[in-house]
RNA sequence: GACGAACGCUGGCGGCAGGCUUAACACAUGCAAGUCGCACGAGAACGCUUUGGCUUUGCCAAGGCAAGUACAGUGGCGGACGGGUGCGUAUCGCGUAGAUAACCUGCCCUCAGGCGCGGGACAAUCACAGGAAACUGUGGCUAAUACCGCACGUCGUCUGGAUCCCGCAUGGGAACCAGAUGAAAGCCUUCGGGCGCCUUUGGAUGGGUCUGCGUUGGAUUAGCUUGUUGGUGAAGUAACAGCUCACCAAGGCAACGAUCCAUAGCUGGUCUGAGAGGACGAUCAGCCACACUGGGACUGAGACACGGCCCAGACUCCUACGGGAGGCAGCAGUGGGGAAUCUUGCACAAUGGGGUAACCCCUGAUGCAGCCAUGCCGCGUGGAGGAAGACACCCCUAUGGGGCGUAAACUCCUUUUCUGAACGAAGAGACCCCUGUAGUUUCAGGGCGCGACGGUAGUUCAGGAAUAAGCACCGGCUAACUCCGUGCCAGCAGCCGCGGUAAUACGGAGGGUGCAAGCGUUGUCCGGAAUCACUGGGUGUAAAGGGUGCGCAGGCGGCCUGGCAUGUCCGAUGUGAAAGCCCGGGGCUCAACCCCGGAAUCGCAUUGGAAACUGUCAGGCUUGAGUCCGAGAGGGGCCAGUGGAAUUCCUGGUGUAGGGGUGAAAUCCGUAGAGAUCAGGAGGAACACCGGCGGCGAAAGCGACUGGCUGGAUCGGGACUGACGCUGAGGCACGAAAGCGUGGGCAGCGAACAGGAUUAGAUACCCUGGUAGUCCGCGCUCUAAACCCUGUUCACUGGACGUUGGAUGGGUCAAACCGUCCAGAGUCGAAGCUAACGCGUUAAGUGAACCGCCUGGGGAGUACGGCCGCAAGGCUAAAACUCAAAGGAAUUGACGGGGGCCCGCACAAGCGGUGGAGCAUGCGGUUUAAUUAGAAGCAACGCGAAGAACCUUACUUAGGUUUGACAUCCCGCGAACCUUCCCGGAGACGGAGGGGUGCCCCUUGGAGAACGCGGUGACAGGUGCUGCAUGGCUGUCGUCAGCUCGUGCUGUGAGGUGUUCGGUUAAGUCCGGCAACGAGCGCAACCCCUGUCCUUAGUUGAUACCACUCACGGUGGGCACUAUAAGGAGACUGCCGGCGCAAAGCGGGAGGAAGGUGGGGAUGUCGUCAUGUCCUCAUGGCCUUUAUGCGUAGGGCUACACACGUGCUACAAUGGUCGGUAUAGCGGGAGGCGCGGCGGAGACGCCAAGCCAAUCCUUCAAAGCCGGCGUCAGUUAGGAUUGCAGUCUGCAACUCGACCGCAUGAAGGAGGAAUCGGUAGUAAUCGCGGAUCAGAACGCAGCGGUGAAUUCGUUCCCGGGCCUUGUACACACCGCCCGUCACACCAUGGAAGUCACUUGCUCCAGAAGUCGGUGACCCAACUGCGUAGCAGAGGGAGCCGCCGAAGGAGUGGUUGGUGACUGGGGU
Repeated sequence: GACGAACGCUGGCGGCAGGCUUAACACAUGCAAGUCGCACGAGAACGCUUUGGCUUUGCCAAGGCAAGUACAGUGGCGGACGGGUGCGUAUCGCGUAGAUAACCUGCCCUCAGGCGCGGGACAAUCACAGGAAACUGUGGCUAAUACCGCACGUCGUCUGGAUCCCGCAUGGGAACCAGAUGAAAGCCUUCGGGCGCCUUUGGAUGGGUCUGCGUUGGAUUAGCUUGUUGGUGAAGUAACAGCUCACCAAGGCAACGAUCCAUAGCUGGUCUGAGAGGACGAUCAGCCACACUGGGACUGAGACACGGCCCAGACUCCUACGGGAGGCAGCAGUGGGGAAUCUUGCACAAUGGGGUAACCCCUGAUGCAGCCAUGCCGCGUGGAGGAAGACACCCCUAUGGGGCGUAAACUCCUUUUCUGAACGAAGAGACCCCUGUAGUUUCAGGGCGCGACGGUAGUUCAGGAAUAAGCACCGGCUAACUCCGUGCCAGCAGCCGCGGUAAUACGGAGGGUGCAAGCGUUGUCCGGAAUCACUGGGUGUAAAGGGUGCGCAGGCGGCCUGGCAUGUCCGAUGUGAAAGCCCGGGGCUCAACCCCGGAAUCGCAUUGGAAACUGUCAGGCUUGAGUCCGAGAGGGGCCAGUGGAAUUCCUGGUGUAGGGGUGAAAUCCGUAGAGAUCAGGAGGAACACCGGCGGCGAAAGCGACUGGCUGGAUCGGGACUGACGCUGAGGCACGAAAGCGUGGGCAGCGAACAGGAUUAGAUACCCUGGUAGUCCGCGCUCUAAACCCUGUUCACUGGACGUUGGAUGGGUCAAACCGUCCAGAGUCGAAGCUAACGCGUUAAGUGAACCGCCUGGGGAGUACGGCCGCAAGGCUAAAACUCAAAGGAAUUGACGGGGGCCCGCACAAGCGGUGGAGCAUGCGGUUUAAUUAGAAGCAACGCGAAGAACCUUACUUAGGUUUGACAUCCCGCGAACCUUCCCGGAGACGGAGGGGUGCCCCUUGGAGAACGCGGUGACAGGUGCUGCAUGGCUGUCGUCAGCUCGUGCUGUGAGGUGUUCGGUUAAGUCCGGCAACGAGCGCAACCCCUGUCCUUAGUUGAUACCACUCACGGUGGGCACUAUAAGGAGACUGCCGGCGCAAAGCGGGAGGAAGGUGGGGAUGUCGUCAUGUCCUCAUGGCCUUUAUGCGUAGGGCUACACACGUGCUACAAUGGUCGGUAUAGCGGGAGGCGCGGCGGAGACGCCAAGCCAAUCCUUCAAAGCCGGCGUCAGUUAGGAUUGCAGUCUGCAACUCGACCGCAUGAAGGAGGAAUCGGUAGUAAUCGCGGAUCAGAACGCAGCGGUGAAUUCGUUCCCGGGCCUUGUACACACCGCCCGUCACACCAUGGAAGUCACUUGCUCCAGAAGUCGGUGACCCAACUGCGUAGCAGAGGGAGCCGCCGAAGGAGUGGUUGGUGACUGGGGU
C1' cells in the first nucleotide's frame, strides 16, 4: 500500500459497487422451460339467456354467449442455451500459434431442382380388469406435417472404365460413360400469395480431433510400461488413431526428471513493486470440469444430458408392508458448520432467450427494489463578527499567574441537509391496425395501447442553527506533556523495553497530536529485504572450496578464407476477444461510476531481406596442445639384496652391593651375584651426522646403501601433427592415523590393565611393569585442523632481496664471482583489493571459462528412509520446538598461578610487640521493661563520644499535657516583671495567698511596643523513614605519578598519535629522538617548624665584665653571649676530575652548619567504592498530629555461660625496694593556677602571698648516677580480688565516681597456629603538660629526656606504576562458564502392537447397458402363391457370450493417528 474480510468503540445523508473464502454438508415450501389449434383427432363442464316438452318445490331437450376456449393426448420445435459450483483434473485441461488433403453442423442466408401415387397402424377415447398409491394390463374405434411402400432421378453415394487440372507426402478437384442404389407433407389464405417439406451447391455460425511451445512442489519417489511401442488385416466412428480385435515384431518413456506422492480448475486479469519480479485467480469476461455417489446408454444436428431415462449404493420421505417417491453446486429461504456473508420482494416496462404466421405465452436470465459503513467517491454537522482574553467548571502553578480560548455568551447571516407541502420526468423504439403504392423484406402519413422502478430522481415554496462526532495515540522509532493514583503489585508491550515511592511507557484526569462517519485491532499478500542476488550477493578468518586426481555426458573454446542461415538484426502481413491499465474526449452539479475513440498488449506464426558475431559445412594456418632428439636434477613409485650404530635378550669372563627412578619417593631389579665392564651370539624395528622455509609427488605422502623395473616434471635447439584444448554433474581410481578379517612377526615403544606415588579425592599428569597395536603379506574401512582453513585452467598488471634445477655471455688453469633467460620454492613490499586483519606476478589485484558449496543461532551433521560396510561406522539428510541473537575483525579497559622494567618497612635482615594471664575499653552474642541508635574486610570494633551518677538521653516504666517547650498572625483580658510564702504530690503539676510598680504617644478617656493569661484556626514540633532522592563534609586507593585538552596528522569507525622509544629521576623529573607542536590539572617550588650565620630590638628574658648585696641577676651600669621575634644570608650539582651521547644525570671529592627533595609538617589531580553521615547542619518526598510532639520521677545505656579487637600492668636481677643526688620541653591558669604557713600517716583540710602572667603559680621531671637491703623464690617480683576505715567533687556517689590508709595477695615463670610496628634522633624506654571536665583516662592529641640494631638483596608474599602479550571478561576473575544428578513443563525419535486413509496385484461374483450370436416363441405395412390362409423378406421378445459399476476374499505398498515402556533434545 492492498483486502469478497472479521472483531471492539462509535455512527447524519447520498451515489456507485460488493456480499458463504468454512460443510461439492443436509434440505421444508414456492417459483426457475416451455410453446404451437395456421400439423392432428377429440372437444367439454359450471354459468347466463331464449324456446319447447314433461311425471312441475323440479327435470329433460334444443339454440345463443362464453368458444372452436381450457385441461389431457398424437405430432413439431425447444428442454445440449440461459443460470450455478470449483469436487475432480498437473492434463492438449488451459494459454498461444497452427493443422484438419482426417471431420460434423438443427434453426439462418444463398444456388439449383423437386413435392406424383398408395398403404397399414397407435395414443387420445370407450368397455372391462388389477393396485393403498405410483401406475398398469386386456379388448375395441380413430386422425395427422406420426409411420411405411412404390414411382420420377437435376442430384448424392458406391463399383468399373478412360481424360484433364492442381498440390504439401498420403493426395485433392473437375467433367464424361456404364451399372447399382437413395427423397418428400402438408397447412393457412383477402386467392395475390405466405409459411413449411425433400435433394443439392456455397456461406455463416457453432463444434469435434490433431500438433509446436508454455504451465506447482518433492530424487529421503530412479527406473516405468504388455494394448505397452510399431506393423499387417479387420471392426468401429462424423472423423484420424491400439480407439477396439486377431496375428507378427520387441519395442516405447526417463537425469532436458519418466513413474510415484502431495497440492491445484486454467486464462484475460487483480494487489504490490522504480523495474525485473513476488503473491493471488472473489465480483466482470473466455475456456474446462461437475450436477446426491458410481456405472451406462437412449433420443437428437448437438448430451452420454443440473430441474431426461436405466442400474447399483448411501440418505430422506410415503405406505394398506405388497410396493413406491426424491436429488437447490438455479432464485429466495431453513438447519448445520463458522470469526463471518443479505429478501421465502416487484416486474417482464427495457435488454436478451424459447415457441408461434402472428397476437401472445413463458423466462428467479435480466431490469429494479430491500438488508449490511463491506469498500470507493461526494456532502454535511454551520458562516462572519465577538476580549471584560469571563470571577464559570475543570487542569497546572514558582500562588504572581497560566491553559482550555474566539472557544462560549452575545450580534448579524445562510439553509446544503432536515420537517411539511406543491409540481414532476427521461428511460418508449417497435410489434399491431388503417391509408397510399406493384409492394405485410421497404417507404410516407395517420391511429391504438404499454413503466416494475415510482409520485422515485429532480424543481419550487414555507420553517428554523434548527436534526447530525467519534476513534486511536502522545518513551524512541513517530506528529503530540503535565498532574494524581499505584509501588517488579496491578498492568503495558510491534521492536527496544517500562513498573521495586518522585513512572511524559501502567490506570485516571487536564491538555495535545493524527484521521474522520469513521477510527483502531487481528489476519493475509507484496514492499522495504541486494535477506535466493536475471536485473542484483557471496565462499582465507563472519555460513560457505569437494581430501586428491582421471574422465563420459554437459558447458565454454585459437587464426584465415568461402558457403549456408540455427541463434541474432531489419522490414512486411496475420493474430494477440471484450472488459481492465494508460492517453484524449464526452455524460451524470463534481467525483466514484459510465460511454466513445486511440495507444498499448514487450508474445507467437508466416513471409522478404542482412551476414559482422554465434552456430554449421568445406578448405587452409601455427601461436594453444601434443610428438620426436639431446642434457642434467630429484627422500617420485614398486621389487630384491646389503650395511653399520644403538636398545633389548642369551652365553661366558672380571667384579661387589647396590642399581633404577623422582620435585622428593616408592613399587621394581639385585648376594640364587644385579648395575658396571669385556668378549661372543640372537632378533626386530628405525636409518644419527649430511639436512637446508632444500628436493620429488595429484593429494595422502616420500630420507641408510646397491641393483632391477617404472611414472612425471624441467632445460636446449630443430623437425613433425594441425585446435587434437579447458572445466567436469554422475562415474572410476588413490586416499594419514586409528580400527576390522586372516596368516606371520614382535627388539624398542605402548591404549587397556596392574602396582607405586601425588592428592580432600586422582578412574589423570609422574614412576615401575605391561596386552592389543605399532612391523610384514593379502583383503576391508574411507575419515582428519585430509589446512595455504585460499577449487582447476588461461591471460594481463611496478619492484627489492636471498635460494633450488637448467641454459647462456663475461671471468678463472679450474673455481669463486658479475650479468641475462626459463622452471620452482621463500621473505618484504608499488598500485589495487579487503569489514578489518591482511593479500600483493605462487593475489585475496584486473578479466575469461567450468565445477563444488552457503543463506540467523540452537535442535543437528542428529532422527527417519535409502545406499555402502564383517563390524565400528560412513555418505545422503530433515522437522517439531526454542532463542534474539550466534558470529568476524579491530578498539579501550580490566584480569592472568603471561613476559619485561621499576617502586614501597612489601619481603628479607634486625629490634620490640600482639595472640597465653589479670584488669581497662569497644564490638558481637545473649539477657532485659529498656539494655537508644549509628559504624562492618583493609578503610567498623580506646570509632562518632575532647570524658552516660541526675542532666546529657535519643531507650524503658509510671504519672501528666495538647496551638503546645520554640516561630508568625488574629481576638479578649491583664500591667509585664521581680520577690516571698502555704497545701497536695515522687516530681512535673494542680490549688490558694502576700508585697512592690514601669516604657512611649497623649486631653483624665484611649491607643501602641514588649510581656503574661485565656480562646480560635492557620500552623508549630518529630534524634520518625529513605545517605539507594540530595547538598555539604569525609574515609580509601594514595603523596601513588599519574589524568587530560587545543590544533595537526592518522584510521570507514571505536580510537590512536602526543603520553610510545633510548637514557635518567623520588617524580609524565629532565635530556635525546620522533607527525607531532603546544597547553592545563597533578610532581617540584612558593607556606610553616627545625638546623648555621648576620642585622634590628632591649622587658617580664640572659649574665662575660664593673659595682652593691648574708643569700638569690636580688639591685645599678652594660645587651657582648644565650634566648626571645622580626627581617635577611646560605645550597644552585655552583666548583674539580671520572662515567655517560656532546645532553639530562650518576658516583667520588673539595669547601661548608647543612650536599644533591638537609629533616619534619601543611598541601590529596581526573576519578573509584550507589564508602560513611537525614543522630552536627541543610534539604526533596513519605509518615505522625490528645502523638512518633512536649514536660516529670525512677530505671537503663555500666547486665554476663561466651567470642573478638585495641590497650595497661606484669611474669622480674639490664630487676625490685629504701636513701642521697643531676638534668628538660610543649603548655595551662580568674567560679582559675595557687607560693608560703599550719593540721593530718595520707587522700586532703584551714589560713593565705603573687599572678589576667617571657614577671606569679602549675614545677619536685622520670629513667639516669651514687650507696644500702634482700637472692632466683609465685619471691621485698606481680598486683587482681575482697574486707574495714576514710578524703574530695557534686541536690545526690545504692544501682554507678575518683582517690587515700590498713588488711587480703588471684592469674601469670615470656605465651600455639597466626600476626603487627617502625630505617635515625627512628624503634625501644622514661617521665611531663593539655583538651573535654563539678567530679571521673590505662584513651586521645602534644612535649621533651636517654637512645640502639639491621637493610646481602628483589627469588618469593602484599600493594602499586610503565610497556608488551592472551582473553569467550566489560555490574570487568568475587568475571565468565561446562557436564551429570534432582524437580517441573514442552515438542520429538524408537517400540510389542492397534486404528484409519489411500493404492497395486490376484481371484470370486456380476446390475443396467452397448455389441455379437441365436431366436422352434411373437409380429399390421413389403413380396409370392394354390388367398378365412400359408410361405418369404424384415424385425422383436427370450436365451447365450464378451466387456462391465457397486460388492466380496486374499496379499503387498504408502501415509497418518495412537501405544505400556524407552532414547536423546529444549526451556
The RNA shown here (small-subunit ribosomal RNA) has 1467 nucleotides and comes from an uncultured bacterium. It matches the Rfam family "Bacterial small subunit ribosomal RNA".